Description: A computed fold for a 75-nucleotide RNA from a bacterium, annotated as transfer RNA. The prediction has a mean pLDDT of 85. Its Rfam family is "tRNA". The RNAcentral record of the sequence draws on ENA.

C1' cells in the first nucleotide's frame, strides 16, 4: 500500500428496511439467622462519525475513524 471481516447496554453477542433485544453483570424488593442460590421488578443505548437512498435506516450505498486477520513492499 491492497484485500477481507468487525464496530449495537459495563462484558459477550443476536437483530439484514417499520417494536432496539438476550445472557452475564448492576440496583431495589421477596426469600434466608446471614451469605449464596432462587423469584419479581427496574436502571443503563446519540446502534463508531458524517453524508446519501427511502414515506421510513442499527439494517442498503459512499467517505472517514478504530480493531483484527491475510497479502505485498521495505534498504
Nucleotide at each position: 500500500a491492497g484485500g477481507c471481516a468487525c464496530g449495537u447496554a459495563g462484558c459477550u453477542c443476536a437483530g439484514u428496511g417499520g417494536g432496539g433485544g438476550a445472557g452475564c453483570g448492576c440496583u431495589g424488593c421477596c426469600u434466608u439467622g446471614a451469605c449464596g442460590c432462587g423469584g419479581c421488578a427496574g436502571a443503563g443505548g446519540u446502534c463508531g462519525a458524517g453524508g446519501g437512498u427511502u414515506c421510513a435506516a442499527a439494517u442498503c450505498c459512499c467517505u472517514c475513524c478504530g480493531u483484527g486477520c491475510c497479502u505485498a513492499c521495505c534498504a